This is a predicted complex of two RNAs, RNase P RNA and transfer RNA, with 417 nucleotides together. It holds a member of the Rfam family "Bacterial RNase P class A". Rfam classes the family as a ribozyme. Gene Ontology terms of the family: dimeric ribonuclease P complex, tRNA processing and ribonuclease P activity.
RNA sequence: GCAGCUUAUUAGAUGAUCGCCCCAUGUUUUUUAGAAAGCAUGGAGAGGAAAGUCCGGGCAGCACAGAGCAAGACAGUCGCUAACGGCGACCGGGGGCGACCCUAGGGAAAGUGCCACAGAAACAAAACUACCCAAUUUAUUGGGAAAAGGUGAAACGAGUGGGGUAAAAGCCCACAGCACACCAUGGUGACAUGAUGUGAAGGUAAACCCUGUCUGCUGCAAGGAGAUCUGCGUAAAAAGUGACUCGCUUGCAGGUCGAUAUCCGCUUGAUAUGGUAGGCAACUGCUAGACUAGAUAGAUGAUCAUCCACGACAGAACCCGGCUUAUCGAUAAACUGCCAAC
RNA sequence: GGCCCGUUGGUCAAGCGGUUAAGACGUUAGCCUCUCACGCUGAAAUCAUGGGUUCGAUUCCCGUACGGGUCACCA
Numbered sequence: 001g002c003a004g005c006u007u008a009u010u011a012g013a014u015g016a017u018c019g020c021c022c023c024a025u026g027u028u029u030u031u032u033a034g035a036a037a038g039c040a041u042g043g044a045g046a047g048g049a050a051a052g053u054c055c056g057g058g059c060a061g062c063a064c065a066g067a068g069c070a071a072g073a074c075a076g077u078c079g080c081u082a083a084c085g086g087c088g089a090c091c092g093g094g095g096g097c098g099a100c101c102c103u104a105g106g107g108a109a110a111g112u113g114c115c116a117c118a119g120a121a122a123c124a125a126a127a128c129u130a131c132c133c134a135a136u137u138u139a140u141u142g143g144g145a146a147a148a149g150g151u152g153a154a155a156c157g158a159g160u161g162g163g164g165u166a167a168a169a170g171c172c173c174a175c176a177g178c179a180c181a182c183c184a185u186g187g188u189g190a191c192a193u194g195a196u197g198u199g200a201a202g203g204u205a206a207a208c209c210c211u212g213u214c215u216g217c218u219g220c221a222a223g224g225a226g227a228u229c230u231g232c233g234u235a236a237a238a239a240g241u242g243a244c245u246c247g248c249u250u251g252c253a254g255g256u257c258g259a260u261a262u263c264c265g266c267u268u269g270a271u272a273u274g275g276u277a278g279g280c281a282a283c284u285g286c287u288a289g290a291c292u293a294g295a296u297a298g299a300u301g302a303u304c305a306u307c308c309a310c311g312a313c314a315g316a317a318c319c320c321g322g323c324u325u326a327u328c329g330a331u332a333a334a335c336u337g338c339c340a341a342c
Numbered sequence: 343g344g345c346c347c348g349u350u351g352g353u354c355a356a357g358c359g360g361u362u363a364a365g366a367c368g369u370u371a372g373c374c375u376c377u378c379a380c381g382c383u384g385a386a387a388u389c390a391u392g393g394g395u396u397c398g399a400u401u402c403c404c405g406u407a408c409g410g411g412u413c414a415c416c417a
Base pairs, nucleotide, nucleotide: 001338002337003336004335006333007332008331009330010329012307013306014305015304016303017302018301020045022043023042024041025040026039027038028037029036030035047313051324052323054322055321056320057319058318059219060218061217062216066246067245068244071215072214073213074212075211076090077089078088079087080086091105092103093102094101095100106210107209111208112207113204114203115202123157128149129148131144132143133142134141135140136139159175160174161173162172163171178199179198180197181196183194184193185192186191223264224263225262226257227256228255229254230253231252232251238250239249240248241247271290273288274287275286276285277284278283308311343416344415345411346410347409348408349407352367353366354365360397369385370384371383372382373381390406391405392404393403394402
């Protein structure tokens, strides 16, 4: 210098004018009061994904959610966390020259199912061609063997060489490989390395299923906040929770007034930022100062000026932690390969 | 806002691991007819899309896109 890999940051800037939403203060008007409305001044006002709603948690109601059964989710190990199907580190497998990337990664000798077409045969049962032996009708029958051929995604499931045999075969032997058991060493562990012994029964669990772990249901349109009268009842019925069974909880029904709204929930929180300590890391402790939208037809916009790299995807609606997807560009750091020079 | 469902020729749809993806209406080519209609014989599908599991995927799993339901789902 070129090519690449990983992580992080940023998401036009500055000023002026006119608007929108919220808050604080002041003031005026209305009102019994609480409070509401107007005006003025000051302050604050979208994101890294606010999105998809795919997971998890908080919060709220029903028992601060209990038992059984069903159903669902997840699946290497150790850790992190409020929790997770997330994240970190590591192990095994796969890819790349490499930095590095990908990985739904328990069980197929518990059982069941499926494996189309082709093929003799699709999984413990057999034998089409070819091989060997015997018989004879000389192209058939009986037997042996499962090495060779062919079909197929897959062929009975341990390769090569030698022995062996009528012909053959882990039938036997040597070397190499695989699986399992046990032992030793290292590691918290998955596992790795080595030694010994045994074994030879395809694939599929994102088919049913088995094992282990976890899960109650509903979602802020949750949920809370009125007055008064009458009748029946004290335990059954009924209702509520719920896929179901129990269990648990609750007095029930109706009339009148007021309503179909308003207020609360609503943003100070597992909060972010800086410093410091621990940890490889995810993350956690301590500490400092900070407050950073809160609407309810739903606000954050428009115009102008200057500058540049000429501006992408896109707009909060209870709140957080993740995942996934969209995204013009710019910058920084660590690392890898190749080329050149010293 | 939450919650739920769907996508297969132009339209309505069956299929739900296996050879060439049924069927109806419509479109279209040929035949039939003097001509039209009817009738007969054919043709047209990347199963929304990108991955994965599997020998094999419209079908099973995951992501994405689009569409639909919404006081005959929730105030």